[in-house]
Molecule: c-di-GMP-I riboswitch aptamer
Organism: Peptoclostridium acidaminophilum DSM 3953
């Protein structure tokens, strides 16, 4: 330097749950806690998945502005990522113990 494998010595990370905190939510961060992990280190680039504040569509009801046409708001349903997830998969990149 390269390659393969799993039983990782010293060590490392930390699911569920829980406490605090941030967020519209999904979820994040910190403490506790260990189901697991050989990249469960790092990067949202592609796919998947989660959420839908904002936006869009639909029809009805209520309220409201107007002399009227008509407009606005609230409620309901559906769609939507610009929000998340790398402990869902792929890709990129760096690296450790042992062995050859």
């Nucleotide at each position: 330097u390269u390659u393969a494998a799993u039983a990782a010595u010293u060590g490392g990370c930390a699911a569920a749950c829980u406490u605090g905190u941030c967020u519209a939510a999904a979820g994040g961060c910190a403490g506790g806690g260990a189901c697991g992990c050989a990249a469960a280190g790092c990067c949202a680039u592609g796919g998947g998945u989660c959420u839908a504040a904002g936006g869009a569509a639909u029809a009805a009801u209520u309220c409201u502005a107007u002399g009227a046409c008509u407009g606005g708001a609230a409620u309901a349903u559906u769609c939507u990522a610009u929000g998340a997830u790398u402990g869902c998969c792929a890709g990129g990149u760096u690296g450790c113990a042992c062995a050859a």